[in-house]
RNA sequence: GCGUGAGUGGUCUAAUGGCAUGAUCACUGCCUUCCAAGCAGUUGGCCCGGGUUCGAUUCCCGGCUCGCGCA
Repeated sequence: GCGUGAGUGGUCUAAUGGCAUGAUCACUGCCUUCCAAGCAGUUGGCCCGGGUUCGAUUCCCGGCUCGCGCA
């Protein structure tokens, strides 16, 4: 340089053109003499820009980062 795959809360992860899922962490409450465990609740996320569309996390184009292959 060319090709190819991936990018979603602090971490891991699912999904789909129509309010983004779950686990864990954190915080709050319950329970307990206290802690742990358990139970209930809360906060927090679609890599960036543009296009298509009534509507984009999803489809298209470009960019960035990472992985793989070829040279």